[in-house]
RNA sequence: AAUCCAGUCGAUCCUGCUGGAGAGUAUUGCUAUUGGAGUUCGACUAAGCCAUGCAAGUCAGAUGCUACGCAAGUAGUAUCGGCGACCAGCUCAGUAAAACAUAGAUAACCUGCCCACAAAUACAGAAUAACAUUGGGAAACUGAUGAUAAUGCUGUAUAAAUGCGGAGUUCUGGAAUGACCCACAUUGAAAGCGCAAGCGUUUGUGGAUGGAUCUAUGGCGGAUUAGGCAGAUGGCGGUGUAACAGACCACCAUACCUAUGAUCCGUACCCGCCAUGGGAGUGGAAGCGGGGAGAUGGAUACUGAGACAAGGAUCCAGGCCCCACGGGGCGCAGCAGGCGCGAAACCUUCCCAAUGCGCGAAAGCGUGAGGGGGGAACUCCAAGUUCCUCCAUUAGGAGGAUUUUGUAGUGUGUAAGAAGCACUGCGAAUAAGGGCCGGGCAAUGCCAGUGCCAGCCGCCGCGGUAAUACUGGAGGCCCGAGUGAUACUCACUAUUAUUGGGCUUAAAGCGUUCGUAGCCGGUUUUUUAAGUCUUUUGUGAAAUCCUGCUGCUUAACAGUAGGCCGGGCAAGAGAUACUGAAAGACUAGAGGAUGGGAGAGGUUGGAGGUAUUUCCGGGGUAGGGGCGAAAUCCUAUAAUCCUAGAAGGACCAUCGGGGCGAAGGCGUCCAACUAGAACAUGCCUGACGGUGAGGAACGAAAGCUAGGGGAGCAAACCAGAUUAGAUACCUGGGUAGUCCUAGCCGUAAACUAUGUGGACUGUGUACUGCGGGUGCUUAGGGCUCCCGCAGUGCUGAAGGAAAACCGUUAAGUCCACCGUCUGGGGAGUACGGUCGCAAGGCUGAAACUUAAAGGAAUUGGCGGAGGAGCACCACAAGGGGUGGAGUCUGCGGUUUAAUUGGAUACAACGCCAGACAACUCACCAGGGGCGACGGCAGAAUGACAGUCAGAUUUAAGAUCUUGCUUGACAAGCCGAGAGGUAGUGCAUGGCCACCGUCAGCUCGUACCGUAAGGCGUACCCUUAAGUGGGUUAACGAGCGAGACCCAUACUUUCAUUUGCCACCGUUCAUCUUUGAACGAGCACUAUGAAGGGACCGCUGACGACGAGUCAGAGGAAGGAAUGGGCGAUGAUAGGUCAGUAUGCUCCGAAUCCCUUGGGCUACACGUGGACUACAAUGACAUGAACAAUGGGAUGCAACUCCGAGAGGAGGAGCCAAUCCCCCAAAUCAUGCCUCAGUUCGGAUUGAGGGUUGUAACUCACCCUCAUGAAGAUGAAAUCCCUAGUAACCGUAAGUCAACAUCUUGCGGUGAAUAUGUCCCCGCUCCUUGCACACACCGCCCGUCAAGCCAAGCGAGUGGGCGUGAUGUGAGGCGCUAUCGUUUGGUAGUGUCGAACAUCAUGUUCGCAAGAAGGGCUAAGUCGUAACAAGGUAGCCGUAGGGGAAUCUGCGGCUGAAUCACCUCC
Repeated sequence: AAUCCAGUCGAUCCUGCUGGAGAGUAUUGCUAUUGGAGUUCGACUAAGCCAUGCAAGUCAGAUGCUACGCAAGUAGUAUCGGCGACCAGCUCAGUAAAACAUAGAUAACCUGCCCACAAAUACAGAAUAACAUUGGGAAACUGAUGAUAAUGCUGUAUAAAUGCGGAGUUCUGGAAUGACCCACAUUGAAAGCGCAAGCGUUUGUGGAUGGAUCUAUGGCGGAUUAGGCAGAUGGCGGUGUAACAGACCACCAUACCUAUGAUCCGUACCCGCCAUGGGAGUGGAAGCGGGGAGAUGGAUACUGAGACAAGGAUCCAGGCCCCACGGGGCGCAGCAGGCGCGAAACCUUCCCAAUGCGCGAAAGCGUGAGGGGGGAACUCCAAGUUCCUCCAUUAGGAGGAUUUUGUAGUGUGUAAGAAGCACUGCGAAUAAGGGCCGGGCAAUGCCAGUGCCAGCCGCCGCGGUAAUACUGGAGGCCCGAGUGAUACUCACUAUUAUUGGGCUUAAAGCGUUCGUAGCCGGUUUUUUAAGUCUUUUGUGAAAUCCUGCUGCUUAACAGUAGGCCGGGCAAGAGAUACUGAAAGACUAGAGGAUGGGAGAGGUUGGAGGUAUUUCCGGGGUAGGGGCGAAAUCCUAUAAUCCUAGAAGGACCAUCGGGGCGAAGGCGUCCAACUAGAACAUGCCUGACGGUGAGGAACGAAAGCUAGGGGAGCAAACCAGAUUAGAUACCUGGGUAGUCCUAGCCGUAAACUAUGUGGACUGUGUACUGCGGGUGCUUAGGGCUCCCGCAGUGCUGAAGGAAAACCGUUAAGUCCACCGUCUGGGGAGUACGGUCGCAAGGCUGAAACUUAAAGGAAUUGGCGGAGGAGCACCACAAGGGGUGGAGUCUGCGGUUUAAUUGGAUACAACGCCAGACAACUCACCAGGGGCGACGGCAGAAUGACAGUCAGAUUUAAGAUCUUGCUUGACAAGCCGAGAGGUAGUGCAUGGCCACCGUCAGCUCGUACCGUAAGGCGUACCCUUAAGUGGGUUAACGAGCGAGACCCAUACUUUCAUUUGCCACCGUUCAUCUUUGAACGAGCACUAUGAAGGGACCGCUGACGACGAGUCAGAGGAAGGAAUGGGCGAUGAUAGGUCAGUAUGCUCCGAAUCCCUUGGGCUACACGUGGACUACAAUGACAUGAACAAUGGGAUGCAACUCCGAGAGGAGGAGCCAAUCCCCCAAAUCAUGCCUCAGUUCGGAUUGAGGGUUGUAACUCACCCUCAUGAAGAUGAAAUCCCUAGUAACCGUAAGUCAACAUCUUGCGGUGAAUAUGUCCCCGCUCCUUGCACACACCGCCCGUCAAGCCAAGCGAGUGGGCGUGAUGUGAGGCGCUAUCGUUUGGUAGUGUCGAACAUCAUGUUCGCAAGAAGGGCUAAGUCGUAACAAGGUAGCCGUAGGGGAAUCUGCGGCUGAAUCACCUCC
């Protein structure tokens, strides 16, 4: 310190990545009051280039000159000389290294100035600068002559040093090669100044400081860099250096480094430290400190204590400047400053007052080191932008208080100023923004605009007319002098896992074995003390970090004390359990030996068997073959078929979840050779073992090379089919190949998708091998059972796992070793290397792109998957139709000024009850009218309205003009309304359709599962039914089903008018029979109220003794009695804004309202539904019979009369069980027609009438007469129906002024067939597969076409860098000769050598015609490869073919469905 959140899904769990939230660095947008502190400020890119000024001088050594001064002297200046300029300051290019860090070594070294000690400072000499004179040159500069001094230079001497030799148990030390002593040889010190004090000079020793060299260890990436190296490794002898050394040279030897990563390539100054993190780590390392390196690139030496020195020299290269063209000059990675580069970084400031440094004896001088100031939103710290009262709801206003800050002044402060501090005055005065508000993530379900546009968005995602997500406003949230954006780093991330992950299926176990290095290793004894542990000493700079204290008003900051840290290194002392090392012992690991068994283990040889094919002989005759169906094909030269025989090649039935092998793999029999395992014995060896990077061997099929062989099969290929096509699936042929020998290849879904070895951890059961034992025995090589070991399977405790599953054959618990993974794609691709004859194998990236890809399981949906059940909107068995004709009606289409709109598979189409003459009405052509309310303009100078006349007009109440009447409003403008059958049924309510003539849909509690979810609701029987019964981790419950309600059918009771009339009475009529009316009555019918009745209740059979089913009896009715009503959770964005309601949008003097006329009735055509028919089971004529439901006042109308009829004129009765509509028709009887386009059929048309209505032309209905079309039973296909049903027949009502072939009811006549099934179409349930979830009308693959992007190849072309060779070669160093002799010059030679040129080679970076692949991009083309058995199961390897996905052959896998069989449970 311990942490999540959003994002893959319909939902879930996991794997996994992407993004968010934290901290830091840099740049940047907007904004900004003040002060302090700090190791901040051209590091990142250009170690690119620089104008200008400054950044290193100073001095009692010496000599001149100038000025002042009487002089002494002072000041300045030039030169010789000394010291310094090698520090300080800047930068980070190079460098992977003794560069740095830590610890050591120098017995292999140096050290100016400084300190201590000791000694010395003797003698002598020659020059030269400034200066003077004078020459060359544009300049820089330079020459000659003359003079002179020193602490400048030289000679001699001594001290001393060096070398060689020698002596010593003299000293130090771990160790003498050191020191000390002697002799000889060689070389060989010094300087003065000052009046003085004193300061110097020289030598030696020691110290200090600073440096030099060497060693151990440590810290980057790449093996697509595996071999490197020739001064390379060592020796002897030299050269060289302060010093060791192949540092260099000559000779000799051939070593040396490397898998513990040499060499090469790339990158990079290193450390203290910094960022982050809990830490381990990861990343950084410009600033401050330590070290290193560099000074435009490169080389070289000189001077000096110290440099190979850049504010010194020489040279080369490149750049720049001056020039009189002869020649010169420069180097800001010092401070300022400029240009350039860039996203990116300040003033050409002040002072030496402080700190330090150089010189000086000192005063002092110098110092862009440093100290100050200025600039910068560099970082950190601190403070402020007010408080109170009143009014005002807010915004704000008024009054009061305070003065940190601000401002004004004085003093102090400072090198100079400033700040600060102290005192005084004034005045709330001088001071708030940035980002965000859909989720993550705090904050808006506010307004306006926009309308998949504009735009936003880290991620998910917003935006297509109601945007909490864009833009603006209002409000809010977070932080606050800041706040956001971008890039990078750390954390988050246990997504690199040491702490601390994985590998059956998510990414991941090498195809298998052997084995080298390495790593790991049984029991026991002794020794050692390397690891390990304890302890001591030294070191690990300061700063940084932590803690305490102190000082700045606090803090930052600073000081001080202590500590931590640097987790280290070195040295010493100890301990010995464990590991290691050395020596010895053991037997439980491993191996060996012996024994009898098992086995498709391997190699070679021999022998055999059936079948196919071919050939030959015989028999035999017309077809055979093949398929879903066919054809190609074979056959009259005799096939197929039967049969005797021959040849040849391949193969090896019986054969199992049995065996063997390391894996691949192995199958007739026999023999030879050969390998391994198990068991038994416990006899031998004595840890000999495990794993295994590299490496080696083996390694299916396909493929390759060479030679054989070739029966069958069969890539390619040729044909036939199929098909829209068919480069396929099917068929007929057929070549490589398949086989053998000798080689190569080295891959597979080489799979148990599970590395090898060892130990431990419950059961049950089957089989195989060996051994032991029991029982039986036919005595066998037999059978049965038990035990042990080894192997092969299944099931399953614990445990594990995301789950599926694994589970002593682990995926459990542990150990050892190896391999391997780190989002998806690009890609197992490119490039490189290597292997291969080739095909190709092994190794194996990146740019770019993307928010997911993926695993397991769940629910649903789907399947050209399986099972069970059901239904006349399914079939079967039947009946009747439609589809053909004419007409009616609806729809489409077309037309039209308009032909208003809606409904479009089932589930639109005689539907919106939608039969439209006007109305309806929404459409079209005209005409006219209308604004509640508010504002502005207008209006008593008369608004508006009325009215006569005229004009206009199809017409008019409209408009215009004139006159008259009246007297207050006003539509000209802006808002806002009324109204809208205008839009949106994808904003809605309500209602409806359909799935559904279905039997489903859920809940509570418990249980199972991490969860989604499951169970219940499953299985068996049964039902119309999730209806019921039995079983069951479920037990119950709800909605639906059923029950219920209505009608019809039987019956009882009650009631009785307008209904009824059997019996009874009266009256009238009548030929009898009988009829009518009235009374009485309620038996019957009917009406309508309350009940009964049916429940598998009874009998038999089946069934499980159940639920129930079948049959029967009784009954009016029998198994839901029949027919209706009521219709679950939900799905279909189903239908309706045009029935009403309603959000939003729109129109608003027109999309509102009124009105005239037209249209919705059009008509080349297509189509749905009906009606009428095609006739004799009929048409027509005449006569006769029997209903029910309903309706009636703007109505139904009896009855009478008129008319041929439609109808007309009158009109009783009835607001209805009373009166009327109201004669039902099919039917029956008789007659006629006689199979014809008819006495069928009635369309069409003509004429004459009638009715409704304002109106009948567009466009109504009816009557009469005349006319008399198509049509002779209807292709493919298709619809309805199971009983009072279908079919046929009429009738009423609705609509309605009129109009019915429509719809809804009503009754009349009245069948056939089935009593089944799941075959077709569908529905329900169960199981199964899935890459689907917008749910198969799903998903999805590849070519081609278009655009964009990055990368690879690439003829060629242009640069950079490295290496090697050759040539030229500035310059340095050495030697020789020669000249001069003071330094030196010249020539020759050797060596090092920058730079340049050429050649070769390597590497890297650009450009590039072209060709090829990849990625991305709403609606392009071709197909449909995959997901279901995906319609030919898929996939892997390999080979061939093809527009493409892909197809085919061979071998393999299940990560395939379905059915059957076997095994196990």